[in-house]
RNA sequence: UAAGUAGGAUAAAUGGUCGCGGCUGGCAGGCCGAAAGGCGCCAGACGAGGAAAGUCCGGGCUUCACAGGGCAGGGAUGCCGGAUAACGUCCGGUGGAGGCGACUCCAAGGAAAGUGCAACAGAAAUGAACCGCCGGCGCGGGGCAAGACGCGCCGGUAAGGGUGGAAGGGCAGUGUAAGAGACUACCGCCCGGCCGGUAACGGCCGGGGCAUAUGUAAACCCCAUCCGAAGCAAGACCGAGGUGAGGCAUAUGGCGGCCCGUCAGCCUCAGGUAGGUCGCUUGAGCCUGUCGGCGACGACAGGCCUGGAUAGAUGACCAUUCACGACAUAACCCGGCUUAUCGUCCUGCUUACCUU
Numbered sequence: 001u002a003a004g005u006a007g008g009a010u011a012a013a014u015g016g017u018c019g020c021g022g023c024u025g026g027c028a029g030g031c032c033g034a035a036a037g038g039c040g041c042c043a044g045a046c047g048a049g050g051a052a053a054g055u056c057c058g059g060g061c062u063u064c065a066c067a068g069g070g071c072a073g074g075g076a077u078g079c080c081g082g083a084u085a086a087c088g089u090c091c092g093g094u095g096g097a098g099g100c101g102a103c104u105c106c107a108a109g110g111a112a113a114g115u116g117c118a119a120c121a122g123a124a125a126u127g128a129a130c131c132g133c134c135g136g137c138g139c140g141g142g143g144c145a146a147g148a149c150g151c152g153c154c155g156g157u158a159a160g161g162g163u164g165g166a167a168g169g170g171c172a173g174u175g176u177a178a179g180a181g182a183c184u185a186c187c188g189c190c191c192g193g194c195c196g197g198u199a200a201c202g203g204c205c206g207g208g209g210c211a212u213a214u215g216u217a218a219a220c221c222c223c224a225u226c227c228g229a230a231g232c233a234a235g236a237c238c239g240a241g242g243u244g245a246g247g248c249a250u251a252u253g254g255c256g257g258c259c260c261g262u263c264a265g266c267c268u269c270a271g272g273u274a275g276g277u278c279g280c281u282u283g284a285g286c287c288u289g290u291c292g293g294c295g296a297c298g299a300c301a302g303g304c305c306u307g308g309a310u311a312g313a314u315g316a317c318c319a320u321u322c323a324c325g326a327c328a329u330a331a332c333c334c335g336g337c338u339u340a341u342c343g344u345c346c347u348g349c350u351u352a353c354c355u356u
Stems, first nucleotide, its partner, number of pairs: 001352010012321007020047002023044005030039003049327001053338002056336005061231004074227005079093005094108001095106004109222002114220002116216003130161002132157009169187002172184003188210001189208008235278004243270006252264004285304008322325001
């Protein structure tokens, strides 16, 4: 310098005017109110994201359900150790796959419990003779005869060919009629022991010819672990008006008087509509530093308060500048995952080439 790889930051900038939201402080005058105060007005600082998104996991919180234990059924997860409130997340490892490498990817328990499936091709898809190879017999052929050669039948053979993603451990040799773990070495596999490691696992040694038979479990299934349901329109409290019940005395009014009844009025209670308050944002919070840990993370100290609406605020315009601006707008709150995203900048590392 080029190509690559892993991670991080930022999400146009500055100023001005107007507007919106909740908060804090104030108010001579205006409206409501007995007042406190509210409306309104004025001032001040503050006011979306890295994903606020999808709503896919895990929790807090709330209501309902629930003596305790087990089985069945359903769902999720699935190498080991750790982190965490918890997780299907994260960190560190192991094994496997890819890459020259930095590094990346993997739902990675069980296929000698059982069942299913393996299209097409191929003789055969689980325990296999299609071609080939080898032996025997018969016939043909030819000839004095035998052999070679051709055809058929019986048998041996998994070395070779062919099909396939996959053909019954691989490869080399010995051996043989041809062959074959039949035998031998190496590699693989299985079993046992020792050593290292918390463990997954790794290394070494010994034994077994391997009938211990292929793949598939994000196919059924088996094994192990975990799981109550619904969700802030959850839910808690207050509560007009109307409705229902009761009461009104030596004691409310109308229905001409009286009684009953009824209508109205007032009071009390029930229920809870409209509406209001809470839930609601101080929280597994954020920032800085020190310490522990490889790390995820944890401990301690100091500092900070940073949206909370309910038809729903965070916008519009102007000026200047630039690299001319992506994806996208909270609705109870957190931890993750996934997906979308114009560009710019920074850091670690790898490979190749060049220079010293």
Predicted 3D model of a 356-nucleotide RNA (Bacterial RNase P class A).
Its Rfam family is "Bacterial RNase P class A". By type it is a ribozyme.